Predicted 3D model of an 84-nucleotide RNA (c-di-GMP-I riboswitch aptamer) from an uncultured Woeseiaceae bacterium.
């Protein structure tokens, strides 16, 4: 150090429900839970999706992200065990 992931050991992490709280929402966080990750650690750089408060329209419509998903995929970073 490259490569790889056993029905191995030890340990992690927590998806929907549900209750509490933040938020206009999308979602977050905490608590419950255990659907399921070998990075489901960490970062929005690049897609993609979701939202649309403020803004835009004369207005319903719509349209927009400095809002969200890192458990949508790329990248980028960093690690436990273990096999070659």
């Nucleotide at each position: 150090g490259a490569u790889u992931g056993a029905c191995a050991a030890a340990g992690g992490c927590a998806c929907a429900c549900c209750u509490g709280u933040c938020g206009a929402a999308a979602g977050g966080c905490a608590g419950c839970g255990u659907c399921g990750c070998a990075a489901a650690g960490c970062u929005u750089c690049c897609g993609g999706u979701c939202u649309a408060a403020g803004g835009g329209c004369a207005a319903a419509a719509c349209c927009u992200a400095g809002g969200a998903c890192a458990g949508c995929g790329g990248g980028g970073u960093u690690a436990c065990c273990g096999a070659u």